This is a predicted structure of a 75-nucleotide RNA (transfer RNA) from Candidatus Calescibacterium nevadense OTU 1. Lineage of the source: Bacteria > Candidatus Calescibacteriota > Candidatus Calescibacteriales > Candidatus Calescibacterium > Candidatus Calescibacterium nevadense. Rfam family: tRNA. Its family is annotated with triplet codon-amino acid adaptor activity in the Gene Ontology.
[in-house]
RNA sequence: GCCCAUGUAGCUCAGAGGUAGAGCGCCUCCUUGGUAAGGAGGAGGUCAGGGGUUCGAGUCCCCUCAUGGGCUCCA
Numbered sequence: 001g002c003c004c005a006u007g008u009a010g011c012u013c014a015g016a017g018g019u020a021g022a023g024c025g026c027c028u029c030c031u032u033g034g035u036a037a038g039g040a041g042g043a044g045g046u047c048a049g050g051g052g053u054u055c056g057a058g059u060c061c062c063c064u065c066a067u068g069g070g071c072u073c074c075a
Stems, first nucleotide, its partner, number of pairs: 001071007010024004018055001026042005048064005
C1' cells in the first nucleotide's frame, strides 16, 4: 500500500429502515443483629467522526479514524 472484519451503557454483547436493549457491574430501598444470597426500584448512551439517500438511519451508500486479521518474500 491492498483486502476483510469489527466499533452500540463502566465491561461483555444483542439489535428485519419506525420508542435504543440484555447480562454483569454501579446507586437507593426492602429483608438480616450484621454480611452474602434474594426481592423492588433507579441512574448511566454525541450508537467511532463527517456527509449523503429517505417522511424517518444504530441499520442503506460514500469518505475519514481506531482496533484486529490476511496478502507481498523464501522453499